Record summary:
Predicted 3D model of a 530-nucleotide part of an RNA (large-subunit ribosomal RNA, domain I) from an uncultured bacterium. Its mean pLDDT, the model's own confidence on a scale to 100, is 86.
Context: one part of a larger RNA
Order: sequence, then C1' cells, then structure tokens
RNA sequence: AGCAUACGGAGGAUGCCUUGGCACAGAGAGGCGAAGAAGGACGUGGCUACCGACGAAAUGCCUCGGCGAGCUGGAAGCAAGCUAUGACCCGAGGAUGUCCGAAUGGGGAAACCCAACAGGGGUCAUGCCCUGUUACCCGAAAGGGAGCAAACCAAGGGAAGUGAAACAUCUCAGUACCUUGAGGAAAAGAAAACAAUAGUGAUUCCCUGAGUAGUGGCGAGCGAAAAGGGAAAAGCCCAAACCCAUAUUCGAAGAAUGUGGGGGUAGUAGGACACCGAUAUGUGACUGUACGAGAUAGUGGAACGGCGUGGGAAAGCCGACCAAAGAGGGUGAGAGUCCCGUAGACGAAAUCUCAAGCAGCACUAGGUUGUUCCUGAGUACCGCGGAGCACGUGAAAUUCUGCGGGAAUCUGCCGGAACCAUCCGGUAAGGCUAAAUACUCCUCUGUGACCGAUAGUGAACCAGUACCGUGAGGGAAAGGUGAAAAGAACCCUUCAGAAGGGAGUGAAAAGAAUCUGAAACCGUAUGCUU
Repeated sequence: AGCAUACGGAGGAUGCCUUGGCACAGAGAGGCGAAGAAGGACGUGGCUACCGACGAAAUGCCUCGGCGAGCUGGAAGCAAGCUAUGACCCGAGGAUGUCCGAAUGGGGAAACCCAACAGGGGUCAUGCCCUGUUACCCGAAAGGGAGCAAACCAAGGGAAGUGAAACAUCUCAGUACCUUGAGGAAAAGAAAACAAUAGUGAUUCCCUGAGUAGUGGCGAGCGAAAAGGGAAAAGCCCAAACCCAUAUUCGAAGAAUGUGGGGGUAGUAGGACACCGAUAUGUGACUGUACGAGAUAGUGGAACGGCGUGGGAAAGCCGACCAAAGAGGGUGAGAGUCCCGUAGACGAAAUCUCAAGCAGCACUAGGUUGUUCCUGAGUACCGCGGAGCACGUGAAAUUCUGCGGGAAUCUGCCGGAACCAUCCGGUAAGGCUAAAUACUCCUCUGUGACCGAUAGUGAACCAGUACCGUGAGGGAAAGGUGAAAAGAACCCUUCAGAAGGGAGUGAAAAGAAUCUGAAACCGUAUGCUU
C1' cells in the first nucleotide's frame, strides 16, 4: 500500500410525512379609480429589529348583529391592563385614513421643496400652525374623462428564424409583437342571403360535409361553401313623402331652410294622400317593489364500556349501542359511538343578488281602389392601383377603397362566379338587438390511476427575497427533536469559549448541526498478500 472483517467519523441518499403546489368541475364575481385606485414610502406597540394589522382618531374608533369566557397578533418573556355593564373573536354598515403615486396649486432627482386666496388658531406684531379651494380636456350647465388590471374580444399597424431539403412568388402568418378601444363577454345579426325548376328563411357555436370542391414556382403547401344533424332562439327602430307648431332668410304673392311634435318602416312591395272600419288585447330586451329564495356571521346534531399489554390504546380480547350520520381530520399506535365534524334540520339587526306576482312606463291592429308623391348620392357602378375573400389576376364574380369618371327612382335597382338573354331570389348606399360562444387576476365548495422537498409554482421556510448586473433584466439555496420542552438543574475537564464526561428528563437522547441515516471519502483494530 491493497484486500477482507469489525467498529467509528463525515455525508445527507432512501423510507415515511406535509403546512405548499398542479389540474379540473360546479357555483359566484367579472372590475377598481378625482368620494384619489393599483402599488408604495414613512410611521403607529410599555419594552419592538422583522412579518402581519392599522394611519397623527394609527396593534386601533362608532353602530348593529353573532358567539359566550377568556383576552392584549406571528412570538416567548417582563410589566401594566381589559372582560357577564359581555371583552377578545366573527359578520354587516360607518368614521378616521400622514406622504408619494393618474397625482391634479407650482416645481421636482417619487414619498421632497415652494406657494396664492378664504376662514380659523397663536403672538404686542411678523415669522408659525390648522381647514378648505386653486392642474388639464369635453360640455351652456349639470356633469363626464384621465390611471391601473390575468386572459378572453374588436380595430389600426405588422416581422423574422423556419418550410420549400438552395431561393425570389409562396410559406411561417395576418402568427409573434406594438398601439387604440370596449364588455362581462366582445364581435356578428334580421337577407340588395342561399339555392335551383324543389325549396330554406337573422346572427353565433359544435358535429358532419372534407382534407372533398378548389387554389398552388399546380412545388412546399393553403383549403372552403351549400345541404344534413344539434346548441340557442327574438325581433325591432329611424330617414323620406304628408300634417301641425315655431324660428330664420329671400326679390315677400309665396317659397326655402332649420328645430320640435305627429306620421311611417316594406318585397305577395310598403308607406304618404283620399275613402271605409276598429278603440280591443297582447308584448317588453325598461324602472321600482312585496312574498319568497340565496350570499355575507352562526345554531343544534345519535351512539361505549371493561380487561390485560404498553411510555401511551384508537390495536387485541370480552360484552354493548347509533346510523337520513361507517365522508374526512385530530387525539401519546389503527376510534361510527373521545374532540372537530358528517347526514338530516334550523338562523340575520345590516348590506347585496335573484325574483314567475304587483305597480309604473314603453310599444302594439285592419281593408279597398290608384291620376299623384316618398322609399338612404359624389352613393351604386365603371377605369387604373391595391387589399380581402380557401381562391397567388386568373375566364374572376361577390366585398373594401387611394385616384379619375359617374347613374336610375318601383315600368326602378342589385344578385344568382366574366359577359348576354330568359327565369328565379332580394330591396344596397341609416341604426339597435338577449341566448347558445371565448376567457379566469379573483371568491367559495369539491374532486384527483396529479407532485411529495433535485418533485410540485421560481418560491411548503419572512422569495421575486439573498445575490448578480450601470440598466433592461437574471435569480437561488433553505422543510421534519419529541406525545409533551419535560430543551438537560447541579458537578468535573477547560483558554471559563467550543467540546466532552457525570447527573437528570424521556418510551427512546431522538440533544436542538435534533426522524430514518445509504454511498463516495477519511480513520482505528485484527487477519491475509506484497
């Protein structure tokens, strides 16, 4: 030195555990903010560094409910107190709420500096202090806006890596990303739609149609629609013609325009105007509210004893009981009957939600004839340049529009994939509209062939912390004594430190570097080999 065995050290794997995570389901909520938010700074405790709570009325104040014996947070200790005149705690509604922050009196290197005006306090007086007001935009005013917030939504902009085995059209992709705006959903939506000789009847979403028809350096790829089956269902209002009132203007007979009211809303065209007839009964997506239900505290809730073992009984044995409750958790090992609970049953002064009833409010009919009038204009459409439609300009319709041109008026106009005819469908150039659909920062309840501390969130632990970076930003490690601290009085060695030895606690030192305690690694002893 190697190997083996034994015993140790060191180390923190493994096992077991779970305060934390992950995913989903069902409900709820889907916003907060100039009445000052989100997020912070600084303070507030008898002693107080941190976290949490609160705001100069500061570890809290008031009122109303609940609960019922203890309480002064995590968090010990000392001190001093509170509480059956009901504390602490839980819930509802209020008050207070420094400074910064949209930050808004002005400024500013956030949490600071400096004001003006009115009122008040203080001083002989000034300085000083307190309260209120004083930013900007829209609006006549009343009033509104601004900022923040996870995803979902709409709109305006809009890549590249990549694929095409290179690459340019193409693809990735109208994706990522930026901006704006809104809502609990948004968008869309009541046919100038589809279809095809038969018909359907707003929109949205799902399945199918279908990887079909198409499109495509016809490469890579991209990729419908109708029809069918479901979810959900809901339809309406203006503009105009015409009438009334009123104002303004004009060359004043009259006309034009504006405003308000009536009227009116359609494709089997409808309406105005003229004529006839009716005064009824429905609808609501609007507002309020009763009963009731629900949310935000809670109440009550059955049934077990013994024996021995053990540190400890819930395990074992013996004998019982309850069950609308044998879900689950805890208790010194494994408890239906010990505790919290569970099934089933109750409960609200206050605030909120739903609410089929009620009240209010809003809307709501028909017919005939037709000489007349109305039915959305720089619009439809066309040309050029683009975009978007599954569709790359193609035979390219339909949709949008930067430039130029530019109609018709129901005997009208548009569409049915160039275009024309016939036929069929519809009625553009104004607007609103629930549900079915998308999402989850958040609240409650529940579940898991989800994880169990190198896993699961980055974070089970004072974590977006320590630390790194000028900065944007990056970003950890770190859980477990025991049933209970009973956390080792006292003695000894000693540098009076660490550590150790006694003693004591405990079932066990499990001894705080604390459950278990693997391996690498380092030793000691013995044996063998060299």